[in-house]
Parts: sequence; structure tokens; C1' cells
RNA sequence: CUCGAAAAAGGCAAACCAGUCGAAAGGCUGGGACGCAAAGCCACUGGCCUAAGUCCUCGAUGCCGGGGAUAAGGUCGCAGGGCUGCCGGGC
Repeated sequence: CUCGAAAAAGGCAAACCAGUCGAAAGGCUGGGACGCAAAGCCACUGGCCUAAGUCCUCGAUGCCGGGGAUAAGGUCGCAGGGCUGCCGGGC
């Protein structure tokens, strides 16, 4: 530098359940393991998800309800990129 076939030391933990925070997506903690060689870290680029609030619009016209867009939020276990890293093979 490159690779992850086998092995060892270990690591992480999807769904689901309980608690908790949030409007929601989702986060956190515990249980639990579908998987993971960066499933370690960073929302930087694209994607995806949410939309209490705001704007537009429709129906009611007092609160309100439906639809669309969006500030913003979320996802690094969607992909790319950046930083760091265990073990082993090859060069």
C1' cells in the first nucleotide's frame, strides 16, 4: 500500500419489548441479536424520513379540519467523502 478466505483476542448490535425525551421522524438507557471489518467518529455532498411552527390553498367561517410547500430536525446500520483504528493474509 492492498485485501478480509481461514484463525485468535475482543468489539458493535437490527427487529421486537420496557422505561424515558421529542409535535413527529427519531434519540438515549436496559433487555434482546438480524446482521456488521470500520455497524468507530463527522450530516460535508446526494438520497431517504418527519414537519409541532411558518407560508399557500380548499372546506367551514369562532375555535377547527383536509391538501401542498418549507425554515428546521433526523438517519453515518442508504451511498459517496473526510478523520481515526484491532487482528490476520499478500506485496
Annotation:
A computed fold for a 91-nucleotide RNA from a Syntrophobacteraceae bacterium, annotated as c-di-GMP-I-GGC riboswitch aptamer.